[in-house]
Molecule: c-di-GMP-I riboswitch aptamer
Organism: uncultured Desulfobacteraceae bacterium
RNA sequence: UUUACAAUUUGCCAAACCUUCCGCGAGGUAGGGGCGGAAAGCUACGGAUCUCAAUUAAAAGUAGGAGACAGCCGGGUUGCAAUC
Numbered sequence: 001u002u003u004a005c006a007a008u009u010u011g012c013c014a015a016a017c018c019u020u021c022c023g024c025g026a027g028g029u030a031g032g033g034g035c036g037g038a039a040a041g042c043u044a045c046g047g048a049u050c051u052c053a054a055u056u057a058a059a060a061g062u063a064g065g066a067g068a069c070a071g072c073c074g075g076g077u078u079g080c081a082a083u084c
Base pairs, nucleotide, nucleotide: 012037013036017032018031019030021028022027035071041077042076043075045074046073047072049068050067051066052065
């Protein structure tokens, strides 16, 4: 690694979609559902993407919002199993 037979153990999360409630919105809560996941646990620190608001001839100067998202990537942090 492959084939056959037999035995034992076997949990977690939960996409799309539907219903419900919240939100201007992105989106989120609860229930159903199960696409997938070995951190698809937590965390908004960095990037990406998205929403609302503001702005919009060019140059210079000055000034320069608020959010969503962790199942987009990275970081931080916690946990479980087997083998060596």